[in-house]
Context: one part of a larger RNA
RNA sequence: UGACGGGGACCCGCACAAGCGGUGGAGCAUGUUCUUUAAUUCGAUGGUAAACGAUGAACCUUACCAGGGCUUGACAUCCCGAGAAGUUCUGCGAAAGCAGAGUGUGCCUUUUGGAACUCGGUGACAGGUGCUGCAUGGCCGUCGUCAGCUCGUGUCGUGAGAUGUUUGGUUAAGUCCAUCAACGAGCGCAACCCUUAUGAAUAGUUGGAUUUUUCUAUUCAGACUGCCCCGGUAACGGGGAGGAAGGGGGGGAUGAUGUCAGGUCAGUAUUGCCCUUACGUCCUGGGCUAGAAACGUGCUACAAUGGCCGGUACAACGGGCAGCCAAGGCGCAAGCCGGAGCUAAUCCCAUCAAAGCCGGUCCCAGUUCGGAUUGCAGGCUGAAACUCGCCUGCAUGAAGUCGGAAUCGCUAGUAAUCGCAGAUCAGCAUGUUGCGGUGAAUACGUUCCCGGGUCUUGUACA
Numbered sequence: 001u002g003a004c005g006g007g008g009a010c011c012c013g014c015a016c017a018a019g020c021g022g023u024g025g026a027g028c029a030u031g032u033u034c035u036u037u038a039a040u041u042c043g044a045u046g047g048u049a050a051a052c053g054a055u056g057a058a059c060c061u062u063a064c065c066a067g068g069g070c071u072u073g074a075c076a077u078c079c080c081g082a083g084a085a086g087u088u089c090u091g092c093g094a095a096a097g098c099a100g101a102g103u104g105u106g107c108c109u110u111u112u113g114g115a116a117c118u119c120g121g122u123g124a125c126a127g128g129u130g131c132u133g134c135a136u137g138g139c140c141g142u143c144g145u146c147a148g149c150u151c152g153u154g155u156c157g158u159g160a161g162a163u164g165u166u167u168g169g170u171u172a173a174g175u176c177c178a179u180c181a182a183c184g185a186g187c188g189c190a191a192c193c194c195u196u197a198u199g200a201a202u203a204g205u206u207g208g209a210u211u212u213u214u215c216u217a218u219u220c221a222g223a224c225u226g227c228c229c230c231g232g233u234a235a236c237g238g239g240g241a242g243g244a245a246g247g248g249g250g251g252g253a254u255g256a257u258g259u260c261a262g263g264u265c266a267g268u269a270u271u272g273c274c275c276u277u278a279c280g281u282c283c284u285g286g287g288c289u290a291g292a293a294a295c296g297u298g299c300u301a302c303a304a305u306g307g308c309c310g311g312u313a314c315a316a317c318g319g320g321c322a323g324c325c326a327a328g329g330c331g332c333a334a335g336c337c338g339g340a341g342c343u344a345a346u347c348c349c350a351u352c353a354a355a356g357c358c359g360g361u362c363c364c365a366g367u368u369c370g371g372a373u374u375g376c377a378g379g380c381u382g383a384a385a386c387u388c389g390c391c392u393g394c395a396u397g398a399a400g401u402c403g404g405a406a407u408c409g410c411u412a413g414u415a416a417u418c419g420c421a422g423a424u425c426a427g428c429a430u431g432u433u434g435c436g437g438u439g440a441a442u443a444c445g446u447u448c449c450c451g452g453g454u455c456u457u458g459u460a461c462a
Stems, first nucleotide, its partner, number of pairs: 001462002003459003007456007015446002019410005026300008034291002042053002064286007073125001077124002079121005086103007107114002127275002130273002136269001138264003141260001143258001148187006154163003167178003193252004198221007224246001227240005302403001306362007318349003323342002328337003369400001374395007416438007
């Protein structure tokens, strides 16, 4: 100087408390461990792994396994020889591939050759999702959006270092004020950026239309403790007016010096090592989807604030040409037929919703709750749904009556609850990223639990 303390003082955070809803019990979905397996590819493992890489494993993907093939190779550059390229057919084969038969003669040109492309050969080389994240770059997680981390000059100290950065106030903040052997400065904080809430101006098509209005886009205005009162030396704090908005208005992006030899050699790059008729590469099939058991994250429930039936109302974000798919018709339905419109404020997904509201029924039961599981019949995508997809109808109707110890999230348009859209994608969503609808309760307080900050104290620790 740090680090640590079941030392002290002060302060903060959904940290506790006060509340609301969950997880832990059930069924299923999904990830992981373990086990099994020819293989169940690999990585991630307290917080900071476990619906994570993966924004979508039937083939492909795919890295794993079995079997069948190739060896200058699936891919790149160079050299030599032959042939345009291409295209058709036959045999063997699961395919990859192997063997063979035809057809075709192009472009530029100095008629030598050249440019693509194919086949054969030679070796330089290619190739490796093989190892090392404890050799690395880059990127990321975490402490933590915590308020800290430093420097120049000066001063003090033999020196390591100290001071500044302490102290008294104040703040979300090393934010600001006052004081002070310090005076200044840098990276952080804040602001500048995006979005949302109000108004104005301008422009309005395809939007709304009867004008004001609504809507869309752009540019401005507006909020600054500016005004008033109180306290205070000041910074600032408390209250009030006006205002759409008030003291950081709400949300986002933005992450200092560093810590964890944190994560990633499988995204890419890359040192070193290793393989080279194989640890490379092509193909078919299988596996990644197994199942005694354990854990994580979710979905659906256990019902009457509910289930079912009928009627009826109101969104926002988005996406669409190998696409979205209207009207109309068929089917109980999934869906099919059909073909209009739309490269989109025009048409479609989508009358764009569902909770909601109105009426009816059920009467507390393992039920008209719950929907697992299974059987049959169908639909869709796709060469192909057996291993192993999704959806529909009929039948079947399991566990489950609110969950032990323990544990998680959330302070307002939040929690809770309800649906909708997108990415990925041929198909497949309870995951994820967004969007809107309805819309609470509680916070006395900081003694305690957890984490963090500042000062101080002890130490046989570095």
Molecule: small-subunit ribosomal RNA, 3' major domain
Organism: wastewater metagenome